The prediction has a mean pLDDT of 88. A computed fold for an 81-nucleotide RNA from uncultured Brevibacillus sp., annotated as c-di-GMP-I riboswitch aptamer. It matches the Rfam family "c-di-GMP-I riboswitch aptamer". Rfam's curators write: GEMM was predicted in a large-scale screen for bacterial structured RNA regulatory elements. The RNAcentral record of the sequence draws on MGnify. Lineage of the source: Bacteria > Bacillati > Caryophanales > Paenibacillaceae > Brevibacillus.
[in-house]
């Protein structure tokens, strides 16, 4: 970052499976990605088993979880303008 080449990855949906959930993991399958590769530092965002609180409706809270939310950090294949 191109009406370029050789390829990556995989949304939702499922099916099976791990968790209290959120969500991950494999298969199928593609809505997209020039880093949609890797990393939870910082914002942000989701859950609430478990903790405090409530008379109840529930309400706060991350040591869980999103990298395909944002920033940053690290690596990578091409080479026309």
């Nucleotide at each position: 970052g191109a009406u370029a080449a050789g390829g990556g990855c995989a949304a939702a949906c499922u099916c099976a499976u791990u968790g209290a959930a959120a969500a991950g993991u494999g298969g199928g399958g593609a809505c997209g990605c020039a880093a949609a590769a890797c990393c939870a530092c910082a914002g942000g965002u989701c859950u609430a088993c478990g903790g405090u609180g409530a008379a109840a409706c529930u309400a706060c809270u991350a040591a869980g979880g999103c990298g395909g939310c944002u920033g940053g950090g690290u690596u990578a294949c091409c080479g026309a303008a």